[in-house]
RNA sequence: GGGGCAUUAGCUCAGGGGAAGAGCGCACGGUUGCGAACCGUGAGGUCGGAGGUUCAAAUCCUCCAUGUCCCA
Numbered sequence: 001g002g003g004g005c006a007u008u009a010g011c012u013c014a015g016g017g018g019a020a021g022a023g024c025g026c027a028c029g030g031u032u033g034c035g036a037a038c039c040g041u042g043a044g045g046u047c048g049g050a051g052g053u054u055c056a057a058a059u060c061c062u063c064c065a066u067g068u069c070c071c072a
Stems, first nucleotide, its partner, number of pairs: 001071007010024004018055001026042005048064005
């Protein structure tokens, strides 16, 4: 220098145009003599950034950033 992949909740990851979910964690409640486990409820996201396409973008296109791998 060229190219591939990844980037979504605190963590690990789904979702591949109709607009955000799971598990774990966290808070509260139930249960218990007290806890753990279990059950219920809830909070938590500018979907890495900026532009573009579209009636509509986490999703498609371009550029940038960070991480990782390959080639030179």